[in-house]
Formats: sequence, C1' cells, structure tokens
RNA sequence: UGCUUAUCAAGAAAGACCGAGGGACAGGCCCAUUGACGUCUUGACAACCAUUCCACCACAAACGGGAAAAGGUGCCAACUCCUGAAAGAUGAGAA
Repeated sequence: UGCUUAUCAAGAAAGACCGAGGGACAGGCCCAUUGACGUCUUGACAACCAUUCCACCACAAACGGGAAAAGGUGCCAACUCCUGAAAGAUGAGAA
C1' cells in the first nucleotide's frame, strides 16, 4: 500500500508547549487568538486482540455467553457533525 472481515446514535479531559488554521474530500454547518488543530505529560473511556476468572457442559477442550482491566491497539466537540461517493476511521486476519 491494496485485500478480507467486524464495528462506527453509547462513553470519556486536565496541565504544559506552540500560534492559525481545523473538522479526510465536495457542498453545508460548526470549532478557533476567551488559543482551536497539533505535540508532550498525566488521567479517563471503551472492551477489538491477548490474558485471567465465572457460568454452561457427564468430564476436558474449542465455539458461543458474562465479568475484570496489570498487556497490544484505539479513543476523549458536534450521530463517521450533516448530505454525497467506487467515501472515511479503527480493530483483527492473511499477503
């Protein structure tokens, strides 16, 4: 980078630095010098993968169900902000 697949109406911010644009794209509509976006630190949220536990099962394992949250990601304005498209984002898998 393209492919397969699942999800995208819930949830969750403080501090420091920076300084003008940002919300992918088009059209809207918003956010932003009362400092947005971004970066870093800390904290949270969530539960996709891993892990642990519980129930189920004659027994054991797997699948499937529930819980936890110390691991790997993700995420913390607005329903993916709205509409559109052969759209986008994130996880997991294989190449």
Background: SAM riboswitch aptamer (S box leader) from a Sphingobacteriales bacterium, 95 nucleotides, folded computationally. Its mean pLDDT, the model's own confidence on a scale to 100, is 83.